[in-house]
């Protein structure tokens, strides 16, 4: 960007334009082809003249003129012009020629001529025949119907010449001369008529032939007998196998014959920059059709849409015997269908058709009508008009916005509407359907006129609400699971605008099939390799020629349309004039550089012979040999052997394994061996004979382009497999047996048969790979390696240097997506083949080829998906590497799991057992402490502006206290003010806005925590390097606890992290000196006093360690090891400190907080129960089994804390918790406060105990309103499990572990839990294999929700195309027969026959019709075969889910 469109919604007017793409189905109606009386004879009607009756009027009648109309005969038209697009793939169409191989009514020019006869016949009248269309027979009559004569040629025939010289077969034009044939038609207004007839020219249409062009399909590869020619007739306007005898055996085709599919063809039209690519509506050319099929008549022209004749289906009539139709003409109607118009006006006009003409007739046409179907134009008002009305919407509640929009003033009047005037189209005159149209004037009045579509990106426009993976959206990507700018609704915005979306469908963008313009090493894509034919390309010079090529002249390429420009309708569409373009076209002239043809030549250049010398697992056949396996035979010899990861199966005392000796028989050929060598490729490897093929180097003698590619063929082609026949040692699919395993149809093991191997064949494939076709030619280098050559050197042989071939690595320019390749290119070029076009379906299927088979080779599509693939890139991840760390492991201590308890969890239970927390990173966790309270849960009583804030309004003998009721909340009586000087305030009560929620969502969120992890990392900025993600820096080499540091480097600085700074501990100093010390001096029971300040200790400021010193070692380096001082040594020891992120981790019940929800309840208050229930599983303590111990008695030494509703001394009472009283303390003063393990001394003796210490019973205390659900604590008394815990876990590396006791927080009371604190105080660590985690580098990846990841095939099931299927239906079609209409040719005894001729006539002749027969010959039918389709029981494999 376009449309003959078609669906949704909407629709004011007006001009050009379109309008059955389907069913070329089928058609009621009605009209579309007639017209001529100046061809023709009758007939009717009118009218007007005249005539007859005495006259006159009718009327009749007869004559005459004029008109007019239906039928007939005759003439032209009817072959145009309108439609459609079935059929055809072809001389149908387009273009260019061609007819010396034709035709042309009507028309125009020109010549000539138009005499004289004849016979019929329709209409028309009588008479049958039929329903009806229709039709028969007799008689009448014209002609411009029809038929003889007559005349005639430059016409035809025929035979015989002449000339012209034209594009020269046969001809063609002209013309002579002699002979034959052959025409006519009249009418008229009387005229400059219109006719006919013959001939010749034109014009116009026609009608044949030909060269080029333009669909698919090779899964259609052979076709052809009138088929190709020729010869002779027929036939036609006319050429020709157009037809027919007859010879000959041709003609066609990989430049695609034949077949099969599809389709009118262009002009053009749409798309595109072009090149192309699609398409043939409408307007124009050609060509085909007319209900199917077949036929001719008739014409100037037909094999004829509104003609015929026949067969066929179908409709209609019917008196059943017969007839009649043919909208693919304009209208309309039924069907179809997504979908396409009036049963309309007029010959005004342009055209046709007849006619002398008036005139007729024309559904061609020109107008009108419907249709937004499209193009174009106009209108739906204009100006002014608020810090901005209401009313929408939103809203952070302030306002924003709709918005100058509206309303309200002034003002126009297109358009539509009323009136009133009026064209052009019309030429010398007449005639206008459109049409009272266009167009003017005048009047009223904003008056009567806007929608659609979208608003997540692309792509230009955004909020609210509703919904809540549900409705729904969707062109791609998406989008919806409760804050959707994506759904649907409003608001509000953009966009087009009488239209706006959407669907379908071409062209573009797609360079996505690449001519122009594309690729194949890994993305799809080089055949496995070679010969080779076609074909396609081809070296140096020359000449000739002019076919490609270029150039000029002519022709022709209709018009319309595109395109420039000029004019016309008010503009624009639209129409109109000019110009210029448009061909692989055709024909003349020139020009020769390439190309092609031809011809002649040429050699350092290509390619090939010949000579010399050389290397090799090149191939083919024969012969030979050693080692080793395995077998056999004998000997020595004795228990095992073999075999694994261990074992087993095997094998052996009938003598194995072993280990001598001899033989037997396949098979392969150790070292040399290599990155080597030869080969087309596949491949080739003991040695020697023979035979052979190719290759390199040297030399330069000879051919002289002889070359290079290569479809189709041809050959060779691993491995495995077939097929016959050998052979078979060791190896080994299958197959057995032992193992391993949850199984184990496997990896291992012990056996073992096809194969392996040989000869003859067959198979033809492989990751047949450098995944890289072949040939030439050029383009920096380097270092090997094999074969030669030449040169230097040397006594030799190396080495070195030069060239050639062959093979490797690297690498520069240059390609390349990258990765890479780089003179052996994946570079630059040229020459030829092959081969690809999204993944799957599928290398399947069906068809054909080959193959014994297995199979190969060619090779689809339905139907499905948004992808599938390549290269890099960061990551994460591996039962991949390397390096390193860690109470990870080991090596040790201790514990857990077993008992019984306590605590928390699940799980059941319940009216409630409120709620969260679930792998490490929930489970003695939120809870630093559920009897009530708390409490959130349930039950049951109550309250509704509240149990609690803020305001507004109005009201008040309210609050409290007392009585009653009652579980209580609460209700109810009584009693009662308070502050202020007043206004009035507080309090309470009522009424309204509101509170109030531990109700949801932690996946809406803040804040806050955990975890990975105190793991060493995360990043940034300029630079660089990559098309790009990215890298680089941060990687490497040492080093560290550490991305600490140091070197080195396209790095080069920087942040956050690590140390560091900060606390506490560890020494010291200095300075103080109470409540705290006490050496000395006094003093006392006591640091109790005075005194002291040294010491301990407190507080507070300081020093103190920095790898600083010294050896070694390490790169002169960081640093590492050892030492030395030193309280302390290499971060001293602990703490706080937690990078970027992770894990939609946790938490709306701390708190906040968006939304939704509940508002006489999901708020509130109140008893009461619950959270403590209990068959059970789990975690986390706690106390234990004892003798390192229990008991008893003496005794010694601590810190960290708390204390006023508190700590509570001391005394006294009570076994004991604890009572009583009270002293001192707001605390270095006083209390809590005895530390306890320990150590001194007795007991116990190994047992369910003097170990344990749970239950239970009882009697007590304490707190507290209350201790029953459901607390702590004493004492008396009972004395349960456990004798060290399975599988498995778990914590801890030095003041640690294990032990052993204190304080504190919560709290009335309740601690085995937490948090703190000090006392006694070990054992081990080799070392980093292994098992967890983590950090670096590095490596594969098809994961990126990242291995707890992708992902394979079977099975069940639904659904969908597809293949094969006994069969089966109908369509098309080939071959053969059959029958055989209607014609048109032929032939035709007998019938029938006006005109011409012979006859006086009769009646013959010719010619003709009917009928027959004949070839042909359409529908039909038989009878084999061929394509595509439907359908199918059942089968089979593919998709999706």
């Nucleotide at each position: 960007a376009g449309u003959g469109a078609a669906c949704g919604c909407u629709g004011g007017c007006g001009g050009c334009g379109u309008g059955c793409c389907u069913a070329a189905c089928a058609c009621a109606u009605g009209c579309a082809a007639g017209u001529c009386g100046a061809g023709c004879g009758g007939a009717g009607u009118u009218a007007u003249u005249u005539a007859u009756g005495a006259a006159g009027u009718u009327u009749a009648u007869a004559u005459a003129u004029a008109a007019c109309u239906a039928a007939g005969c005759g003439g032209c038209a009817a072959a145009c012009g309108g439609g459609u697009g079935a059929g055809u793939a072809a001389c149908a169409c387009g273009u260019a020629g061609a007819a010396a191989a034709c035709c042309u009514a009507c028309u125009u020019c020109a010549a000539a001529a138009u005499g004289g006869g004849g016979a019929a016949u329709a209409c028309c009248u009588u008479u049958g025949a039929g329903a009806a269309a229709u039709u028969a027979a007799a008689g009448u009559u014209a002609a411009u119907a029809c038929c003889g004569c007559a005349u005639a040629a430059u016409a035809c025939c025929a035979c015989a010449g002449u000339g012209u010289a034209g594009u020269c077969a046969u001809c063609a034009c002209a013309u002579u001369a002699u002979g034959g044939u052959u025409a006519a038609a009249g009418c008229u207004u009387u005229u400059u008529g219109c006719g006919u007839u013959u001939u010749g020219a034109a014009a116009u249409g026609g009608u044949u032939c030909u060269g080029c062009g333009g669909c698919c399909u090779a899964u259609c590869a052979g076709c052809u007998u009138g088929u190709u020619g020729g010869u002779a007739a027929g036939g036609u306007a006319a050429u020709g196998g157009c037809u027919u005898a007859c010879c000959a055996a041709g003609g066609c085709u990989a430049u695609g014959a034949c077949g099969g599919g599809u389709a009118u063809c262009u002009g053009g039209c749409c798309u595109g920059a072009a090149a192309g690519g699609g398409u043939g509506a409408a307007c124009a050319g050609a060509c085909a059709c007319a209900c199917u099929g077949g036929a001719a008549c008739u014409g100037a022209g037909a094999c004829a849409c509104g003609g015929u004749c026949c067969a066929g289906a179908c409709u209609u009539c019917u008196a059943c015997g017969g007839a009649a139709g043919g909208c693919a003409g304009c209208a309309g109607u039924g069907g179809g269908g997504a979908a396409u118009u009036u049963u309309g006006g007029a010959c005004a006009a342009u055209g046709g058709g007849g006619g002398a003409a008036a005139c007729c007739c024309u559904g061609a046409u020109c107008c009108a009508g419907c249709g937004a179907c499209g193009c174009c134009g106009c209108g739906u008002g204009g100006a002014g008009g608020a810090c901005g009305a209401a009313g929408g919407c939103u809203u952070u509640c302030g306002a924003g916005u709709u918005g100058u929009a509206a309303a309200c003033u002034c003002c126009u009047u297109u358009u539509a509407g009323a009136g009133a005037g009026g064209a052009a189209g019309a030429c010398a005159a007449a005639u206008g359907a459109c049409g009272g149209u266009a167009c003017u004037c005048u009047c009223a009045g904003a008056a009567a006129a806007a929608g659609c579509c979208a608003c997540g990106g692309c792509u230009a426009a955004c909020u609210a609400c509703g919904u809540g993976c549900c409705a729904g959206c969707a062109g791609c990507c998406g989008c919806g699971g409760u804050a959707a700018u994506a759904c649907g609704u409003a608001g509000g915005u953009g966009g087009c605008a009488a239209g706006c979306g959407u669907u379908a469908c071409u062209c573009g963008g797609a360079a996505u099939u690449a001519c122009u313009a594309g690729g194949c090493g890994u993305a799809a894509a080089g055949u496995g390799u070679a010969u080779g034919u076609a074909g396609g390309c081809u070296g140096u010079u020359a000449a000739a020629u002019a076919a490609g090529u270029c150039u000029u002249u002519a022709g022709u390429g209709a018009a319309a349309g595109a395109u420039u420009u000029u004019g016309g309708c008010u503009u624009a569409a639209c129409c109109a004039g000019a110009a210029a373009u448009a061909g692989u076209c055709u024909a003349g002239g020139g020009a020769u550089a390439c190309u092609g043809u031809u011809u002649a030549a040429c050699u350092u250049a290509g390619a090939g012979u010949g000579u010399g010398a050389g290397a090799g697992a090149g191939g083919g056949a024969g012969a030979u040999g050693g080692a080793a396996u395995u077998c056999c035979u004998g000997g020595u010899g004795u228990a095992g052997c073999g075999g694994u990861g261990g074992a087993a199966u095997g094998u052996g005392u009938a003598g194995a394994u072993a280990u001598c000796a001899g033989g037997a028989g396949g098979a392969a050929c150790g070292c040399c061996a290599a990155u080597g060598g030869c080969g087309a490729a596949a491949g080739c490897a003991a040695u020697c004979u023979u035979c052979u093929g190719g290759u390199c180097c040297a030399u330069u003698a000879c051919u002289g382009a002889c070359g290079c590619u290569g479809a189709a063929g041809u050959a060779c082609g691993a491995a495995a497999g077939c097929u016959a026949g050998g052979g078979g040692a060791g190896c080994a699919a299958a197959c057995a047996g032992g193992a391993u395993u949850a199984g184990a149809u496997a990896c291992c093991c012990u056996g073992g048969u096809a194969g392996u191997c040989c000869u003859a064949g067959c198979u033809g494939u492989a990751a047949a790979c450098g995944a890289u076709g072949u040939u030439c030619a050029c383009u920096a280098g380097a270092u090997g390696u094999a074969g030669g050559u030449g040169g230097u050197a040397u006594c030799g042989a190396c080495c070195c240097c030069u060239u050639c071939u062959a093979u490797a690595u690297c690498g520069u320019a240059g390609c390349u997506a990258a990765c890479g390749c780089a003179u052996u290119a994946a570079g630059u070029g040229a020459a030829c083949c092959g081969c690809c076009u999204g993944g799957g379906g599928a290398g399947u299927a069906c068809g054909a080829c080959c193959g014994c088979a297995a199979g190969g080779u060619u090779g689809a599509a339905a139907c499905u998906c948004a992808a599938a693939g390549g290269a890099a890139u960061u990551g994460a991840c591996g039962g991949g590497g390397g390096c390193c760390c860690g109470c990870a492991c080991a090596a040790g201590c201790g514990g857990u799991g077993g008992a019984g308890u306590a605590u928390g969890u699940g799980g059941u239970u319940u009216a409630a057992u409120u709620c969260g927390a679930u792998g490490c990173a929930a489970c003695g966790c939120g809870a630093a402490g559920a009897a009530c309270c708390u409490u959130a849960c349930c039950u049951g009583g109550g309250c509704u502006u509240g149990a609690c804030a803020u305001g507004u309004a109005g009201g008040u003998g309210a609050a409290g206290c007392g009585g009653c009721g009652g579980a209580a909340a609460c209700g109810u009586c009584g009693u009662g003010g308070c502050c202020g000087a007043a206004a009035g305030g507080a309090g309470c009560c009522u009424a309204c806005a509101c509170a109030g929620g531990u109700g949801g969502u932690g996946c809406a969120u803040g804040g806050c925590u955990g975890u990975c992890g105190u793991c060493a990392g995360c990043u940034c900025g300029u630079g660089u390097c990559g098309u790009g993600a990215g890298a680089u820096g941060u990687u490497g080499g040492g080093u560290u606890a550490a991305g600490u540091c140091c070197c080195g480097c396209a790095a080069c600085g920087a942040g956050c992290g690590c140390a560091a700074c900060c606390c506490c501990u560890g020494u010291c100093g200095u300075a103080u000196g109470u409540u705290g010390c006490c050496a000395g001096c006094a003093u006392u029971u006591a640091g109790u006093u005075g005194g002291g300040g040294a010491c301990u200790c407190g507080u507070a400021c300081g020093a103190g360690a920095c790898u600083g010193c010294c050896g070694g070692c390490g790169u002169c380096a960081a640093g590492c090891c050892g030492g030395a001082g030193g309280a302390a040594g290499g971060u001293g020891g602990g703490g706080a400190u937690g990078a970027c992120g992770u894990c939609a981790a946790g938490u709306c019940a701390u708190c906040a907080u968006g939304c939704c929800c509940c508002u006489u309840a999901u708020g509130u208050c109140c008893a009461g129960g619950g959270c403590u229930g209990c068959a059970c599983a789990c975690g986390u303590g706690c106390u234990a089994c004892a003798a390192u111990g229990g008991c008893c008695g003496g005794u010694a030494c601590a810190a960290c804390g708390g204390g006023c509703u508190g700590c509570g001394a001391a005394c006294c009472c009570g076994c004991g918790a604890g009572g009583g009283u009270a002293a001192g303390c707001g605390a270095a003063u006083c209390c809590c406060u005895a530390a306890a393990a320990g150590c001194c001394g007795g007991c116990c003796c190994c047992a369910g105990u003097u170990c344990g210490g749970a239950u239970u019973g009882g009697a007590g205390g304490c707190u507290g309103c209350a201790a029953u659900u459901c607390g702590c604590c004493u004492c008396c008394a009972u004395g349960a499990a456990g004798u060290a815990g399975g599988a498995g876990u778990u914590g801890c590396u030095a003041g640690u572990a294990a032990u052993c006791g204190c304080g504190g927080a919560u709290c009335a009371g309740c601690a085995u839990g937490c948090c703190g604190c000090g006392g006694u105080g070990a054992a081990u660590a080799c070392g980093u294999u292994c098992c967890c985690g983590g950090g670096c580098c590095u490596u594969g990846u098809a994961c990126a929700c990242a291995c707890c990841g992708c992902c394979c095939g079977u099975c069940a099931c639904a659904c969908c195309a597809u293949c094969c299927g006994a069969g089966u239906c109908g369509u098309c079609u080939g071959c053969a027969c059959c029958c055989g209409a209607a014609g048109u040719c032929g032939c035709u005894g007998g019938c029938c026959u006006a005109a011409c001729c012979c006859g006086c006539a009769a009646g013959g002749g010719a010619g003709g019709g009917a009928g027959g027969c004949g070839c042909c010959g359409a529908a039909g039918g038989u009878g084999u075969g061929g394509a595509a389709g439907g359908u199918a029981a059942g089968g089979a494999g593919g998709g999706u889910g």
Model confidence (mean pLDDT): 83 of 100. Small-subunit ribosomal RNA from an uncultured Elusimicrobia bacterium, 1441 nucleotides, folded computationally. It matches the Rfam family "Bacterial small subunit ribosomal RNA". RNAcentral holds the sequence, with entries from ENA and SILVA.